[in-house]
Molecule: RNase P RNA; transfer RNA
Organism: Pseudomonadota bacterium
RNA sequence: AAAGUGGGCUGGGUGGCCGCGGCCAGGCGCCGUUCCUGGCUGAGGAAAGUCCGGCCUCCACAGGGCAGCACGCUGGGUAACGCCCAGGCAGGGUGACCUGACGGACAGUGCCACAGAAAACAGACCGCCCGGCCUUCCCGCCGGGUCAGGGUGAAACGGUGCGGUAAGAGCGCACCAGCACGGCCGGUGACGGCCGUGGCUCGGUAAACCCCGUGUGGAGCAAGCCCAAGCAGAGGACGAUGACGCGGCCCGCCGAGUCCUCGGGUCGGGUGCUUGAGGCGUCUGGUAACAGGCGUCCCAGAGAGAUGGCCAUCCUCGACAGAAGCCGGCUUACAGGUCCACUUUCCAC
RNA sequence: UCCCUGGUAGCUCAAUGGUAGAGCAACCGGCUGUUAACCGGUAGGUUGCAGGUUCGAGACCUGCCCAGGGAGCCA
Numbered sequence: 001a002a003a004g005u006g007g008g009c010u011g012g013g014u015g016g017c018c019g020c021g022g023c024c025a026g027g028c029g030c031c032g033u034u035c036c037u038g039g040c041u042g043a044g045g046a047a048a049g050u051c052c053g054g055c056c057u058c059c060a061c062a063g064g065g066c067a068g069c070a071c072g073c074u075g076g077g078u079a080a081c082g083c084c085c086a087g088g089c090a091g092g093g094u095g096a097c098c099u100g101a102c103g104g105a106c107a108g109u110g111c112c113a114c115a116g117a118a119a120a121c122a123g124a125c126c127g128c129c130c131g132g133c134c135u136u137c138c139c140g141c142c143g144g145g146u147c148a149g150g151g152u153g154a155a156a157c158g159g160u161g162c163g164g165u166a167a168g169a170g171c172g173c174a175c176c177a178g179c180a181c182g183g184c185c186g187g188u189g190a191c192g193g194c195c196g197u198g199g200c201u202c203g204g205u206a207a208a209c210c211c212c213g214u215g216u217g218g219a220g221c222a223a224g225c226c227c228a229a230g231c232a233g234a235g236g237a238c239g240a241u242g243a244c245g246c247g248g249c250c251c252g253c254c255g256a257g258u259c260c261u262c263g264g265g266u267c268g269g270g271u272g273c274u275u276g277a278g279g280c281g282u283c284u285g286g287u288a289a290c291a292g293g294c295g296u297c298c299c300a301g302a303g304a305g306a307u308g309g310c311c312a313u314c315c316u317c318g319a320c321a322g323a324a325g326c327c328g329g330c331u332u333a334c335a336g337g338u339c340c341a342c343u344u345u346c347c348a349c
Numbered sequence: 350u351c352c353c354u355g356g357u358a359g360c361u362c363a364a365u366g367g368u369a370g371a372g373c374a375a376c377c378g379g380c381u382g383u384u385a386a387c388c389g390g391u392a393g394g395u396u397g398c399a400g401g402u403u404c405g406a407g408a409c410c411u412g413c414c415c416a417g418g419g420a421g422c423c424a
C1' cells in the first nucleotide's frame, strides 16, 4: 500500500420565529379536558417484528397426575431466559476469525428413491475355485466354497503389505484408522494425553416416530380496581346427580350461576402510568459476561393519540425509522462518518 | 393486546421427502368462406425470501417478507 477479520461510538450542528403534547406557577373567572402569560420538558439504536424471558394484575395467593410444548457439550453470569461470557469438541477459512438444534442409532419401530447381485438378525449377477455327470477337451447341467477382482450408488460390512489357501477371506501377522473395556496423568468440568487388553470393525437417518434429562398452571393493561351516568326485558340450553372458574383430559378445590339469540343502555372520569433489576462518573473484585461501594441526575406519559414548518448559517448535504404498562434479550431495517485491535500478500528501510 | 390461515405457470388449484403437474388462458398449425367451438403441438416455474437438516426439500426445522381473517364494554 492493497485485500480482509473482529469490536466500539455516532446517526446533522448552532441561533431566531410560529405551532403541538405534558407538568408547574401566576392571572382571569359562569373554578376550566376548552382562556391568557411565563418557566421547564418532550422518541430510538432499533421506539419495529411481537420471537423468547420476567415484573405486575386476576383466576385455589396456584395444588397432584397424564398429555402437550420448549430446551439439550461444560463451567460461570443473571430476577429469569431459548440470552450473554469463558472454555471443550466438530466443520469451514492460507490466516485474523467464523459457524454449530452439539444427549441417545448395541430400548424398540419406520425409511434409505433410481442404479446395483446385495441397502441391513445380510447377500452370490459376472468372475474365481473344488467335486460330480458325458471317455477326454470345448460347451452345458447339478452340488458346494468365496467377496480378493468387476461394475452401481450419497452410502457396500476397515486400509496397505506379507504369509496362507483349491480359490479366497482378519484366516494369521506387522503398521495405520476406528470402537469397547481397564489403568495412570492434566483439568472444577466438558474433554485431552499416554499405556495395556480385546474381538478384528458392530451402516446412515432422531430438524422420522421415539427414549432419557431439565423446565413449564392459564390468561393478559381492552389485565385489574374505583367513581359517575343510563336502561327493559324476552326466549332457549346447561346447572347442588356440582355448572362457571379450568386454558387438552382426569383428580382435587370452590359453590350459583354460565352460555346462545333477539331487544335495551353507554361508549364519561380517575387509577394502573412511569423512580426503575434506572442513567452517568469513579473505585474495587473478576480473563470476561457481570457484581459491589461511593458520588451525582430525574430523563415523554397521550387517549383519535403530541416532535412539524419557515428563516439565517456551517459541513461530509443527512439512512432506517417513531413511544402507548414496564424491563432484560433475540431477530430484522439502516446513507454516511469515526476509533481500536488483528490477519494475509507485496514493497521500502 | 392475543391468536388463526395462506403464499406453486398469467388465473384457479394438485403433488408419501425421490424427474414440479392438471384445467383455463397464451402461441403455432389444422378444420371453416370467416370467427367461435373442436383436433394436434409448443413454450412458460427463484415452489414468497434467506439459511439449515438430509444422499436428495415444494414438503421437515429456524429466521424474515407479504396477504387475508378472528376475539375482547355494561346490564
Base pairs, nucleotide, nucleotide: 001345002344003343004342005341006340007339008338009337010336012314013313014312015311016310017309018308020042021041022040023039024038025037026036027035028032044320048331049330051329052328053327054326055325056220057219058218059217063251064250065249066248068216069215070214071213072212073087074086075085076084077083088102089100090099091098092097103211104210108209109208110205111204112203125150126149127146128145129144130143131142132141133140158176159175160174161173162172163171177201179198180197181196182195183194184193185192186191224271225270226269227268233262234261235260236259237258238257245253264423265422278297279296280295281294282293283292284291285290315318350420351419352418353417354416355415356414359373360372361371362370367404375391376390377389378388379387397413398412399411400410401409